[in-house]
Context: one part of a larger RNA
RNA sequence: CUGGGAGUAAAGGGCACGUAGGCGGUGAAUCGGGUUGAAAGUGAAAGUCGCCAAAAACUGGCGGAAUGCUCUCGAAACCAAUUCACUUGGGUGAGACAGAGAAGAGUGGAAUUUCGUGUGUAGGGAUGAAAUCCUGAAAUCUAUGAAGGAAUGCCAAAAGCGAAGGCAGCUUUCUAGGUCUCUACCGACGCUGGGGUGCGAAAGCAUGGGGAGCGAACAAGAUUAGAUACCCUGGUAGUCCAUGCCGUAAACGAUGAGUGUUCUCCCUUGGUCUACAUGGAUCAAGGGCCCAGCUAAUGCGUGAAACACUCCACCUGGGGAGUACGGUCGUAAGACCGAAACUC
Numbered sequence: 001c002u003g004g005g006a007g008u009a010a011a012g013g014g015c016a017c018g019u020a021g022g023c024g025g026u027g028a029a030u031c032g033g034g035u036u037g038a039a040a041g042u043g044a045a046a047g048u049c050g051c052c053a054a055a056a057a058c059u060g061g062c063g064g065a066a067u068g069c070u071c072u073c074g075a076a077a078c079c080a081a082u083u084c085a086c087u088u089g090g091g092u093g094a095g096a097c098a099g100a101g102a103a104g105a106g107u108g109g110a111a112u113u114u115c116g117u118g119u120g121u122a123g124g125g126a127u128g129a130a131a132u133c134c135u136g137a138a139a140u141c142u143a144u145g146a147a148g149g150a151a152u153g154c155c156a157a158a159a160g161c162g163a164a165g166g167c168a169g170c171u172u173u174c175u176a177g178g179u180c181u182c183u184a185c186c187g188a189c190g191c192u193g194g195g196g197u198g199c200g201a202a203a204g205c206a207u208g209g210g211g212a213g214c215g216a217a218c219a220a221g222a223u224u225a226g227a228u229a230c231c232c233u234g235g236u237a238g239u240c241c242a243u244g245c246c247g248u249a250a251a252c253g254a255u256g257a258g259u260g261u262u263c264u265c266c267c268u269u270g271g272u273c274u275a276c277a278u279g280g281a282u283c284a285a286g287g288g289c290c291c292a293g294c295u296a297a298u299g300c301g302u303g304a305a306a307c308a309c310u311c312c313a314c315c316u317g318g319g320g321a322g323u324a325c326g327g328u329c330g331u332a333a334g335a336c337c338g339a340a341a342c343u344c
Base pairs, nucleotide, nucleotide: 003316004315005314007298008297012312014199015198016197017196021192022191023190025086026085027084028083029082030081033079034078035075036074037073038072040070041069042068048064049063050062051061052060053059089189090186091185092184093182094181095180096179097178101175103173104172105171106170107169108152113147114146115145116144117143118142123134124133160167161166204245205244206243207242208241209240213239214238218234219233221231256311257310258309259308260307261306265288266287267286268285269284270283271282272281273280274279293300294299317344318343319342326337327336328335329334
C1' cells in the first nucleotide's frame, strides 16, 4: 500500500466558508473520445509451454501463449461531449411566526463594599475548636444620604437561538439566520472539500483605562511528626472596558458533512389545516421507552452506533514522545508539522 476500522479498546479535524479535485436528478436528439463486437497486420531471435522424431543429456522440426499496439468495418446501453426540454434536488419571491442569534447606545432594581451623618455601647468576626484580624481614634447592630464596580434573583424548563465557541434585567437603533403555508418564478444552479481564508471558552501577552466582590502569587494564624496543603484572616496580578495578539480545552454527543430507505408508543417547542376540539391530520425542532437490525459488551435504535451511497480528515502494539532535530507562526508563553536509537 491493500485490507480492516474509528461513542467507550489506536483512531472524527474545535467549527464553518470555499478553490482545485472527486461524486452527482429526469426525458429526448446528435456525436462516437472512453467502452464493446468482428476481421487483418504486428508482437525479431533466444527464452517459456505443448506435440513429434530421436534420446543419457544436448539437439532438430512444428505449433501455442505472448493478456500489448496499429488499422479497417460495426453497436450506441453506460461514462464523457454538444444541443433542446422538464421539476422532484437547490435557490428566489409573497404571507405569517418564534427566539438569552450578533453589534452599538441608553437605563432599572436587589445585594456586597467604602465613605458622611444620627442613635447607641462593648464587644465583633471566624472555626471542629481557636488564633491571626477589626474595635474606646466608638466597631458590630440600626436609620438615612452618597460613591463606585461587577453580576443580572423570580420568570426558568429534558425550554429557546446559534456552524461551533457560546448567548439571559429592561428599552432602542442597526443586522444575520431559521420554520411554516401558498405554490408564483429560475431551471441541476447540487454534495463534499486537499491546500487556503475566517470564527474560535478560559488562562496568558501588549498599550491605555477601571477596580465593588472574588482571588493564583505572597504574608500571617491554625492543624500536623512535618504541612511549601486542605481550614481561617488579609491580599497583588487577574477577573471588567477599548484596541491588538495568542489559537489551545474532557473545544464532548468522547459519535465528520450530505442524501435516501426502514415497527409501535409517550411528552415538549414553533407553524399550518380541520364546524367541535381536553380531539384529529401534517411539517420542522428538542427529549423518553422500544421492534427489527447492529454491537466484544455496554448500549444505539427515523436526531442510528440499522440498511446503502458520495466526499474529506484520521488509526495500524506499549514506552521512548506529542519528546529531539529542522521548518513555519508568535513580543513571549508556546502553537502547528513531527521522528529515531533503545526497550518490553